Predicted 3D model of a 685-nucleotide part of an RNA (large-subunit ribosomal RNA, domain II) from a marine sediment metagenome. Its mean pLDDT, the model's own confidence on a scale to 100, is 84. RNAcentral holds the full RNA, with entries from MGnify. It matches the Rfam family "Bacterial large subunit ribosomal RNA". Gene Ontology terms of the family: ribosome and structural constituent of ribosome.
Context: one part of a larger RNA
RNA sequence: GCCAACGAGUUUAAGUCUGUCCCUAGUCUAAUCCCGGAAAACGGGAGGAGGCGGAGUGAAAGCAAGCGUUAAAAACGCGUUAGGGGCAGGUUUAAGACCCGAAGCCAAGCGAGCUUGCCAUGACCAGGGUGAAUCCCGCUGAAAAGCGGGAGGAGGCCCGAACCCGUGGGUCGUGCAAUUCCCUGGGAUGAGUUGUGGCAAGAGGUGAAACGCCAAUCGAGCUUGGGAAUAGCUGGUUCUCCCCGAAAUAGCUUUGGGGCUAGCGCCUGCUUAGAUUUUCGCAGGUAGAGCACUGGAAGGAUUAUCGUGGGAUUUUCUCAGGUUUUCCUACCAAACUCCGAAUGGCGAAAAUUUUUUGGCAGGCAGUAAGACUAUGGGGGCUAAGCUCCGUAGUCAAAAGGGAAAGAGCCCAGAUCUUCAUCUAAGGUCCCUAAACCGAGCUAAGUGUUUUUAAAGGAAGUGGGGUUCCGGAGAUAGUUAGGAGGUUAGCUUAGGAGCAGCUACCCUUUAAAAAGUGCGUAACAGCUUACUAACUAAGGAGUCCCGCGCCGAAAAUUAACGGGGCUAAGCUCGGUACCGAAGAUAAGACCCUAUACCGUACGGUAUAGGGGGUAGGGGAGCGUCUCUAUUGCUGAGAAGUUCUGCUGCAAGGCGGAGUGGAGCAAUAGGGAGUGAAAAUGUUGGC
Repeated sequence: GCCAACGAGUUUAAGUCUGUCCCUAGUCUAAUCCCGGAAAACGGGAGGAGGCGGAGUGAAAGCAAGCGUUAAAAACGCGUUAGGGGCAGGUUUAAGACCCGAAGCCAAGCGAGCUUGCCAUGACCAGGGUGAAUCCCGCUGAAAAGCGGGAGGAGGCCCGAACCCGUGGGUCGUGCAAUUCCCUGGGAUGAGUUGUGGCAAGAGGUGAAACGCCAAUCGAGCUUGGGAAUAGCUGGUUCUCCCCGAAAUAGCUUUGGGGCUAGCGCCUGCUUAGAUUUUCGCAGGUAGAGCACUGGAAGGAUUAUCGUGGGAUUUUCUCAGGUUUUCCUACCAAACUCCGAAUGGCGAAAAUUUUUUGGCAGGCAGUAAGACUAUGGGGGCUAAGCUCCGUAGUCAAAAGGGAAAGAGCCCAGAUCUUCAUCUAAGGUCCCUAAACCGAGCUAAGUGUUUUUAAAGGAAGUGGGGUUCCGGAGAUAGUUAGGAGGUUAGCUUAGGAGCAGCUACCCUUUAAAAAGUGCGUAACAGCUUACUAACUAAGGAGUCCCGCGCCGAAAAUUAACGGGGCUAAGCUCGGUACCGAAGAUAAGACCCUAUACCGUACGGUAUAGGGGGUAGGGGAGCGUCUCUAUUGCUGAGAAGUUCUGCUGCAAGGCGGAGUGGAGCAAUAGGGAGUGAAAAUGUUGGC
C1' cells in the first nucleotide's frame, strides 16, 4: 500500500412539542402481593399510598371569579376556557452521553543487577626518564654553613603499553551497533582503575552541580488504580429518492477560531394584511453650488496704530515694513451653509400581480473566519490580490457558453431523453462552428482582447478652421547689384558694419542696415537684409481633430493562444450566419395549487415548479432477531460464481453451475441495523 472483518447520536430518568390511542369532570396507579409460567421475562388479578387536573392573585397578611397596583368607581398586569394516562417521533437537562486522541493531577505499590554517592572486603597498574628530603665522604671555615663527590629514591612529576577515558576528523546513519568502527587524542602511583557483598527512592534519593543520574524513561521513575480525568481543539461519523434552503451580521461576553439573544433557513397552525407601477402628500440637508454665518486664503484701495531701520526742514514729519478697520475683485472647507437636487424613505388612492409576499404563534436548526467585481467614502502613498464601512452583483452553495488557460468578470440558472429549431455573451482566413457588401484611416507588423505607459519631442500622414502674400508675377531657384559722407562718435595698442559704450543721421538710388552671420591682430574677404531681371502658379504662418513615430531597459522564445495577416488591423454603416445544459419542438418522471370524478385511495384536466453546501422536512430500500399466519427444501436450503429481466434509487426476481442443511413470504414488534476515509483496530498478502 491493497484486501477482509470490526469500527461512532445509545440507554435511563425528568421536562417540553408533534402525531396517535384510551378514559373523561376526572384520570393514572407506584412499591408490594397473588395466579399462570423454568423465570426477577411475560400475561392476568389485587393494591388509590400518591401524582396531575378541578382557582386564582399578591412580596405577604390576605381576599377570591377575581386578585394586585392605587386616593380611585379610572387605567393597567395576571386570572375566570378540559384534563389525565399509554405508545411513537423531534428536542432539552442530568449522566462517559456520537467515537477516538492529550500533556497532566492524586493514591497505593515496584525498582540502585543500569547509573550516582557512600560502607565493608579483595584485585590491578610493561618499560623508560627526572632525581626532592635525608645520610656518608672530601675541601674551606672558629662556628653556622658553603662547595664538590657518592649513597638515596620523593612526586595528584615526565614519556609510554595494559587499564580508564572520549579531543578532532572520518565512517555508519532501514548501522555490526537504539551511540558502533577507523585514524588521531587525554589520564596512566592517583581526587587512580576494578571484582564481590551491602546502604540511600519519587512531595524522595544521589550529585567535584550538567537540572546530571535513579534499569535504552527524568524540570520530577515505573506499574496499577481514581478513570471512559478534562479537551471552547484536530480528525472521523456507514443505505436511497423527493421538496425547500441559509450565514459568515448586530448587541453582550476574562469575549475575540467559544457562547447567549436577535437577524437570515426549514416544518406546522392561524391570518390576506404583501409586492410593483402611476398619481398625490410628507420628512430630509447628501451630490452640486455658494460665501449670507464660522474659519482659511491671493491682489488692490482704505482706516487705525507700531515704526527697531532709511530719509528730511529732526518736540516732529515722511518712506519701507508689521498688525489692523472697511470696501472691491477672484477663491477654499468632513466637523462652514443664504441655497440645494437625483435616487432612496414614509403615508394614501387606483391599477397590476395572486402556486404573491407579509404578519402572528409554536417546534427544529445551521451561521456569527467570508472572497472578489462595480460604485459612494474613511485609513494608506487618490500604494497593495491592502484594510475598514455603505449600496449592488457573483462566488461561497452554480454546472453550461465566452474571456487561449481562469471561484468572485460577461452571457446564462443543469429533472431526464433527441445525430431537431431559434438565440445570448462572444464570434465568422486555418487550427475552429460561422461573412459578405459599402465608405474612410493606418505603413508603424501600429494593430490583430488598449492587457502597461507619461511628461516631452518631430515638415509622418488624412481631415477641418483661420490669417496673410500672389499674372500690377507671390514662394523657391538662377543672374546682377548690395553704394557714398564714413574707418559715425567714444573707447582702445588697434576697434574700419560685426570686443564694448552712445547715437542710429544725411546723400545717391530700382535697392542697399552707422549692419544678419562667418571671418581678420586690425583691415581685407564671404554672406544676409533690401532691389532689378529671368522663370511662371500657387506660396507662407497658426489653431483644432483622426490614425501613426520617438520617448520604451530584465533575466528560457514568452503577454496577437498559435499559424499567419497590409487586412484576417482601426473607424463608420448595412445584411447574413455560427454560437450555451438559455428559449422552442417532441416525449418521459417527480412536486404543488385549483377544479372535477371517486368508498378507500387514487385518477383526469389546467396552471406553475424541480442547481444546491450548512441545515430543516417528507417518503422509502436493505440487515439481524422475536411473534403470528402461509409456504419452500437431499427431486438440493443458506452461502457463493457467471448471467438474464426489472424498479428513479436504496434494491428486487429468475436461469445455469458450485454447495450440502436449512430457508423464505406476508402482517407486526425490537435493534449491537448499512463503511472509503478517523497517521482508525485486528488478520492476511